[in-house]
């Protein structure tokens, strides 16, 4: 060097071009003489990053960081 895969909430993953979402985790609450377990809510995002196409882009196009497989 060549070729292919993943990068979205602290963590693990979803998301037919059409309001970015669950689980757990972190707060708050119930509940219990208390903890933990259960049961309810809240918060929490620059979808790696620049650029493009499009009325409208995590999503399609080009660039490029990381990381991981493969050939040589």
């Nucleotide at each position: 060097g060549c070729c292919g895969a993943a990068g979205u909430a602290g963590c693990u993953c979803a998301a037919u071009g059409g309001u970015a979402g669950a689980g757990c985790a972190u707060c708050c609450g119930c509940u219990u003489u208390g903890u933990a377990a259960g049961c309810g809510g809240c918060u929490g995002g620059u979808u790696g990053g620049g650029g493009g196409u499009u009325c409208a882009a995590g999503u399609c196009c080009u660039c490029u960081c990381u990381u991981c497989g493969g050939c040589u």